[in-house]
RNA sequence: CGAGAUCAAGCCAAAACCUGUGUGAACAGGUGACGGAAAGCUACGGGUCUUCACUUCGAAGAUAGCCGGGCCGCCAAAG
Numbered sequence: 001c002g003a004g005a006u007c008a009a010g011c012c013a014a015a016a017c018c019u020g021u022g023u024g025a026a027c028a029g030g031u032g033a034c035g036g037a038a039a040g041c042u043a044c045g046g047g048u049c050u051u052c053a054c055u056u057c058g059a060a061g062a063u064a065g066c067c068g069g070g071c072c073g074c075c076a077a078a079g
Base pairs, nucleotide, nucleotide: 001079004075011036012035016031017030018029019028020027021026034065040071041070042069044068045067046066047063048062049061050060051059052058
C1' cells in the first nucleotide's frame, strides 16, 4: 500500500416493549440485539412511504438499516 480473513481495540443497534413528540410516514430517550466494514455524514438521482390538494399536473415531508452519487473515516492476518 492493501484484500476484507477475524486477531485485537472499539463502534452502531433491527424487531418487540415502555415513555414522549408529530395529523401521519416517522423521530427522541430507555430496555433489547436481527444484523452491519461505513448501519458515519449528506435527501443530489432513483425507489418506497406519509400528509395536503386532486380529473391530472403538484406541494410539503419521512426514510442514509432500499439502491446509486458525494464527503470523511477505525482496524488490518496473508500478500